[in-house]
RNA sequence: GGGCCUGUAGUUUAAUGGUAUGACACUUGCCUUGCACGCAUGGGAUCCGUGUUCGAUUCACGGCAGGUCCA
Numbered sequence: 001g002g003g004c005c006u007g008u009a010g011u012u013u014a015a016u017g018g019u020a021u022g023a024c025a026c027u028u029g030c031c032u033u034g035c036a037c038g039c040a041u042g043g044g045a046u047c048c049g050u051g052u053u054c055g056a057u058u059c060a061c062g063g064c065a066g067g068u069c070c071a
Base pairs, nucleotide, nucleotide: 001070002069003068004067005066006065007064010024011023012022018054026042028040029039030038047063048062049061050060051059
C1' cells in the first nucleotide's frame, strides 16, 4: 500500500426495511435479625457523516477503530 470481515447499554447477544430483544450488571421495593439467593419494578444502546426510501441497525458511498490475509 491492497483485499476481506467486524462495529448495538458497563459486558454479552438478537433483530432478512416497519415501536431495537434477551441475559448478566445497576436503581427501587418485597423477602431476611443482617447478607446472599429468589420475586417484582425502573433506567440505560445501534461507531461518525452523506445519500436512497413514506420509513434505515438493515441498503449505497466516504471516513474512523479493531481483526485477518497478501505485498

Overview:
A computed fold for a 71-nucleotide RNA from Candidatus Pacearchaeota archaeon CG11_big_fil_rev_8_21_14_0_20_30_13, annotated as transfer RNA. Its Rfam family is "tRNA". It is annotated as a transfer RNA. Its mean pLDDT, the model's own confidence on a scale to 100, is 83.